c-di-GMP-I riboswitch aptamer from Desulfosporosinus sp. FKB, 85 nucleotides, folded computationally. The source organism's lineage runs through Bacteria, Bacillota, Eubacteriales, Desulfitobacteriaceae and Desulfosporosinus.

RNA sequence: CUUCGACAAGGGCAAACUUAGCGAAAGCUAAGGACGCAAAGUUAUGGGCCUUCCAAAUUGAGUUGAUGGCUGCCAGACUCCCGAA
Numbered sequence: 001c002u003u004c005g006a007c008a009a010g011g012g013c014a015a016a017c018u019u020a021g022c023g024a025a026a027g028c029u030a031a032g033g034a035c036g037c038a039a040a041g042u043u044a045u046g047g048g049c050c051u052u053c054c055a056a057a058u059u060g061a062g063u064u065g066a067u068g069g070c071u072g073c074c075a076g077a078c079u080c081c082c083g084a085a
Stems, first nucleotide, its partner, number of pairs: 004083002012037002017032006035072001041078003045075003048070003052066001054065003
């Protein structure tokens, strides 16, 4: 340095839920709270999934487009603590 991931050490993040706010919604932010996580750090790049204020045609639901979102859905890229086997 590259792999790898310990009943190691020092730490980190924070699901569901509650409260307040933003948003049409998905969802996001803050506080509390911990289900869990070796990248549960960053990135919407690829795939996948979610939403429906808007548009189109249908016109009964729904469908397609488009906007928006999910990185704790999977992968890629970038960064990163420690050093047992």